c-di-GMP-I riboswitch aptamer from a Gemmatimonadota bacterium, 84 nucleotides, folded computationally. Rfam family: c-di-GMP-I riboswitch aptamer. Rfam describes the family as follows. GEMM was predicted in a large-scale screen for bacterial structured RNA regulatory elements. Gene Ontology term of the family: cyclic-di-GMP binding. The prediction has a mean pLDDT of 83. The sequence was found by an Rfam model in a public genome assembly. The source organism's lineage runs through Bacteria, Pseudomonadati and Gemmatimonadota.
[in-house]
RNA sequence: UUCCGACAACAGCACCCCGACCGCGAGGUCGGUCCGCAAAGCCACGGGUCUCAGUCCAUCAUGGGAGAUGGCCGGGCUGCCGAA
Numbered sequence: 001u002u003c004c005g006a007c008a009a010c011a012g013c014a015c016c017c018c019g020a021c022c023g024c025g026a027g028g029u030c031g032g033u034c035c036g037c038a039a040a041g042c043c044a045c046g047g048g049u050c051u052c053a054g055u056c057c058a059u060c061a062u063g064g065g066a067g068a069u070g071g072c073c074g075g076g077c078u079g080c081c082g083a084a
Stems, first nucleotide, its partner, number of pairs: 004082002012037002017032006035071001041077003045074003048069003055066003
């Protein structure tokens, strides 16, 4: 340094649910809570899943696209610690 990942240390994140707010919606933000997480840090690039009231684009037609999800998987970038 790489792989790897302890019933180690230091620090960190926060499912479900509840409250407030935002959004048409999927969902998001903040607070409480703490199921879990060694990338549960960052990026919607590929795939998956979910959503769409109005508007725009595309189509013979149809959410097909413009959306959400990084705590669904892959990929990219970065990063703490060091037993076996």